Context: one part of a larger RNA
Molecule: small-subunit ribosomal RNA, 3' major domain
Organism: uncultured prokaryote
RNA sequence: UGACGGGGGCCCGCACAAGCGGUGGAGCAUGUGGUUUAAUUCGACGCAACGCGAAGAACCUUACCAGCUCUUGACAUGUCCGGACGAUUUUCAGAGAUGGAUCCUUCAGUUUGGCUGGAUCCCGCACAGGUGCUGCAUGGCUGUCGUCAGCUCGUGUCGUGAGAUGUUGGGUUAAGUCCCGCAACGAGCGCAACCCUCGCCCUUAGUUGCCAUCAUUCAGUUGGGCACUCUAGGGGGACUGCCGGUGAUAAGCCGCGAGGAAGGUGGGGAUGACGUCAAGUCCUCAUGGCCCUUACGGGCUGGGCUACACACGUGCUACAAUGGCGGUGACAAUGGGCAGCAAUGGCGCGAGCCGGAGCUAAUCUCAAAAAACCGUCUCAGUUCGGAUCGCACUCUGCAACUCGGGUGCAUGAAGUUGGAAUCGCUAGUAAUCGCGGAUCAGCACGCCGCGGUGAAUACGUUCCCGGGCCU
Numbered sequence: 001u002g003a004c005g006g007g008g009g010c011c012c013g014c015a016c017a018a019g020c021g022g023u024g025g026a027g028c029a030u031g032u033g034g035u036u037u038a039a040u041u042c043g044a045c046g047c048a049a050c051g052c053g054a055a056g057a058a059c060c061u062u063a064c065c066a067g068c069u070c071u072u073g074a075c076a077u078g079u080c081c082g083g084a085c086g087a088u089u090u091u092c093a094g095a096g097a098u099g100g101a102u103c104c105u106u107c108a109g110u111u112u113g114g115c116u117g118g119a120u121c122c123c124g125c126a127c128a129g130g131u132g133c134u135g136c137a138u139g140g141c142u143g144u145c146g147u148c149a150g151c152u153c154g155u156g157u158c159g160u161g162a163g164a165u166g167u168u169g170g171g172u173u174a175a176g177u178c179c180c181g182c183a184a185c186g187a188g189c190g191c192a193a194c195c196c197u198c199g200c201c202c203u204u205a206g207u208u209g210c211c212a213u214c215a216u217u218c219a220g221u222u223g224g225g226c227a228c229u230c231u232a233g234g235g236g237g238a239c240u241g242c243c244g245g246u247g248a249u250a251a252g253c254c255g256c257g258a259g260g261a262a263g264g265u266g267g268g269g270a271u272g273a274c275g276u277c278a279a280g281u282c283c284u285c286a287u288g289g290c291c292c293u294u295a296c297g298g299g300c301u302g303g304g305c306u307a308c309a310c311a312c313g314u315g316c317u318a319c320a321a322u323g324g325c326g327g328u329g330a331c332a333a334u335g336g337g338c339a340g341c342a343a344u345g346g347c348g349c350g351a352g353c354c355g356g357a358g359c360u361a362a363u364c365u366c367a368a369a370a371a372a373c374c375g376u377c378u379c380a381g382u383u384c385g386g387a388u389c390g391c392a393c394u395c396u397g398c399a400a401c402u403c404g405g406g407u408g409c410a411u412g413a414a415g416u417u418g419g420a421a422u423c424g425c426u427a428g429u430a431a432u433c434g435c436g437g438a439u440c441a442g443c444a445c446g447c448c449g450c451g452g453u454g455a456a457u458a459c460g461u462u463c464c465c466g467g468g469c470c471u
Base pairs, nucleotide, nucleotide: 007471008470009469010468011467012466013465015461016460019425020424021423022422023421026317027316028315029314030313031312032311033310034308035307042053043052064303065302066301067300068299069298070297073127077126078125079124082122083121084120086105090101091100092099093098107117108116109115129292130291132290133289134288138286139285140281141280142279143277145275150189151188152187153186154185155184156165157164158163169180170179171178195269196268197267198266200236201235202234203233204232205231206230209226210225211224214223215222239263242257243255244254245253246252319418323377324376325375326374327373328372335366336365337364340359341358345354346353347352384415390409391408392407393406394405395404431453432452433451434450435449436448437447
């Protein structure tokens, strides 16, 4: 000077408390450990590994294993000598990679000389290649403390010096925010603001959007209009500005005060200081060193990553009546669509199939929102629950055996609210309900978004956890 203390003081945070809903028990999904295995590829391990890398493992992916197979190589550049030199059909062997055979026929320029050039292939040489090791050699990127309010510098002053001061103190703030004081005076990186979005108003514009008025129609369908909604450009608006109280005359704080769509940072986002953890990543990429070079490289087929006495994490579905089933039938928003989305129509109980209008989209389409309302069931392992298993189909795709999704009929397990313990959330939040998207041939209970319905509670800071300042 720091760090630490079951030292002290002050303060903050869903940290506790007050509440609401979960996890921990069951079944399933998924990740991990362990075990097994020819292989079950690798990485990640308290918070900050474990629905994580992986926004999608049947082949591919794929890095693993077995077998078959290649050696200038799947890929790059250069070069030597010579040869071939373009384009392509059919067929045999094989699991394929690959190997053999076969057919038609010769790139450009041209001075007509195999002269020049270019591409490609073969032989050879340099080299390629490595998801091999080291994240404790590294860059880059990322997590975390933490959106916490801190971290520093110049000059000056003090101290022999390390260093201190400033940055401490009195108030105040979400904030090293601001005010006052002070051997300090200033400054920088952070805070805040500037950026995006939502909420109000004005304005510009009016198609594919909208419809008040006038006609018209089954229908904003058509004429017409751009007022309204909406869309997307530009502006305005909030600043403790005004009033009262309080405070030190300050900063500020208080007020179901005014006005206002919005009030004290209006809500949300983006934005992450100096640094910490030799944190993570050599398997995104880049890269030093080391190692392999007829193999630790390359190709292929099949298998594995999907195993299963068990243990843990994260989820989904439930255990029912605030419910199940049947019926009726309104109201969203974000988005996606040409190797695509696909209306209407027809077939099928259904998944789906046939066919295909329209749409490169405010035009057409995915598209049906679901919770809601009405009826029924009457507390039961049930008309709850849907695991498991059988049969029959369907879709994608060379191909669903290992190992995909979906449908119908049948089957109908555990489970009656979950021990110790533990998690999330302070408002359009929790809870609950559906919808969309990326990845993607196919495959989501995951992830990322969108809207619908819509609470309870916060006395307070003694305690637990984390953090800030002073000592």